Background
This is a predicted structure of a 485-nucleotide part of an RNA (small-subunit ribosomal RNA, 5' domain) from an uncultured prokaryote. It matches the Rfam family "Bacterial small subunit ribosomal RNA". Its family is annotated with structural constituent of ribosome and ribosome in the Gene Ontology.
Context: one part of a larger RNA
RNA sequence: GAACGAACGCUGGCGGCAGGCUUAACACAUGCAAGUCGAACGUGAAGCAGGAGCUUGCUCCUGUGGAAAGUGGCAGACGGGUGAGUAACGCGUGGGAAUUUACCCAGUGGUUCGGAAUAACGCAUGGAAACGUGUGCUAAUACCGAAUACGCCCUUCGGGGGAAAGAUUUAUCGCCAUUGGAUGAGCCCGCGUCGGAUUAGCUUGUUGGUGAGGUAAAAGCUCACCAAGGCGACGAUCCGUAGCUGGUCUGAGAGGAUGAUCAGCCACACUGGGACUGAGACACGGCCCAGACUCCUACGGGAGGCAGCAGUGGGGAAUAUUGCGCAAUGGAGGAAACUCUGACGCAGCCAUGCCGCGUGAGUGAAGAAGGCCUUAGGGUUGUAAAACUCUUUCGCUAGGGAAGAUAAUGACGGUACCUAGUAAAGAAGCCCCGGCCAACUCCGUGCCAGCAGCCGCGGUAAUACGGAGGGGGCUAGCGUUGUUC
Numbered sequence: 001g002a003a004c005g006a007a008c009g010c011u012g013g014c015g016g017c018a019g020g021c022u023u024a025a026c027a028c029a030u031g032c033a034a035g036u037c038g039a040a041c042g043u044g045a046a047g048c049a050g051g052a053g054c055u056u057g058c059u060c061c062u063g064u065g066g067a068a069a070g071u072g073g074c075a076g077a078c079g080g081g082u083g084a085g086u087a088a089c090g091c092g093u094g095g096g097a098a099u100u101u102a103c104c105c106a107g108u109g110g111u112u113c114g115g116a117a118u119a120a121c122g123c124a125u126g127g128a129a130a131c132g133u134g135u136g137c138u139a140a141u142a143c144c145g146a147a148u149a150c151g152c153c154c155u156u157c158g159g160g161g162g163a164a165a166g167a168u169u170u171a172u173c174g175c176c177a178u179u180g181g182a183u184g185a186g187c188c189c190g191c192g193u194c195g196g197a198u199u200a201g202c203u204u205g206u207u208g209g210u211g212a213g214g215u216a217a218a219a220g221c222u223c224a225c226c227a228a229g230g231c232g233a234c235g236a237u238c239c240g241u242a243g244c245u246g247g248u249c250u251g252a253g254a255g256g257a258u259g260a261u262c263a264g265c266c267a268c269a270c271u272g273g274g275a276c277u278g279a280g281a282c283a284c285g286g287c288c289c290a291g292a293c294u295c296c297u298a299c300g301g302g303a304g305g306c307a308g309c310a311g312u313g314g315g316g317a318a319u320a321u322u323g324c325g326c327a328a329u330g331g332a333g334g335a336a337a338c339u340c341u342g343a344c345g346c347a348g349c350c351a352u353g354c355c356g357c358g359u360g361a362g363u364g365a366a367g368a369a370g371g372c373c374u375u376a377g378g379g380u381u382g383u384a385a386a387a388c389u390c391u392u393u394c395g396c397u398a399g400g401g402a403a404g405a406u407a408a409u410g411a412c413g414g415u416a417c418c419u420a421g422u423a424a425a426g427a428a429g430c431c432c433c434g435g436c437c438a439a440c441u442c443c444g445u446g447c448c449a450g451c452a453g454c455c456g457c458g459g460u461a462a463u464a465c466g467g468a469g470g471g472g473g474c475u476a477g478c479g480u481u482g483u484u485c
Base pairs, nucleotide, nucleotide: 001485002484003483004482006481007480008479009478010477013357014356015355016354017353018352019350020349021315026313027312028311030310031309032308035074036073037072040071041070043068047064048063049062050061051060052059053058054057081268082267083266090193091192092191093190094189095188096187099185100184104181105180106179107178108177109176110175111174112146113145114144115143121136122135123134124133125132126131152161153160154159166173167172194240195239196238201231202230203229206228207227208226209225210224211223212222213221243265244264245263246262247258248257249256250255270291271290272289273288274287293304294303295302296301321347323346324345325344329343330341331340332339333338360390361389362388363387370381371380372379373378394426395422396421397420398419399418400417404412429474430473431472432471433470434455435454436453440469441468442467443466444465450457451456
């Protein structure tokens, strides 16, 4: 000098764009953050209409209606958060072969015949609750069997095995098998990736083989047997620290430091472990077990997980609203209408940063008054003010008023913007002035009080302390502290 997710002190007019728990991966009240489909299915509340019975304000029947829960499908593996762990094929880069991929695209072929249940619901019943239990009824794109099989899978090449689901407003949407693609994912390898040798030896599924199991898939991935290997001063092992990268900051560069925001990858979801479902998870707002913690309880037993968005307590030098909207973009479901979406779009708060603008402009010497200094003549503040003339950016008041949307639909928002009016009217501070380093005098103080980045100032004439006048620098900021180059 530059930089910052900064903080602190003094000060503070406006706008645009960005950013905003770096600390306790500490604990969390409350609300919301993942649903959707009636064009898969069976029920079918309220309400409305008509009718009947009458006890005259109730009951029943039919139709309509479609709430609500349930079966089923798809989605809850995305999106959003955090960086605890991890020195690792985790990441970066370049390759590889033994795989899989729901939805999507293209192609080929098929979609036949049957069956048995079950939730909802009714009845009974247990429990304080959470939640059940028994029995009876019922549907399906839920479940099961049979048939068929070009292609598909297995094969000892003889053969063996395996599928489907319908809905409807008759336009279509689906379903099954299979081939290819696209996309995503899993796996392997070369190279690169912090510090410590006051860590020198480490390893027994360890290293390799055979066989078997296992996986979507190669493989000690697992197991049995066999061999005795494998790694290491080119730093194994151990210890400490740390998410990695594109990037960011600095620097002429080489390099050094760093990894907030944005983007890619990874890991995690109260702590530890486990599997289920599924194309995909060993699953943040799913399940089970154990643990700690909190809450409810009728003491028998239950419920919970903000490192989602707000918000609370706590910690801290320190970091925001329990806001509006699905109008846009994107996502899930749906044929669609649409529903959901704290993703997202916006608004609110904060000078936290960057950028822009303003706080007036011109004229104006009696060089006014006042202040300060003075050699008492004067000098300086200083064209500065006043005064006169002018302008109205921003602000304020009033009127008009968008684009963003495509026929409709706008949270933002009566916002941006435009027009008129208003009056110089509402808008300047902070640090410094011994040298480095730009800017000097007076008074006070008297090694005191104090200053200080370094050198150093202060003990009676202090340009270094404190005040004043003057000056210098930057400016809605200015200084200080911290950190990096």
Its mean pLDDT, the model's own confidence on a scale to 100, is 87.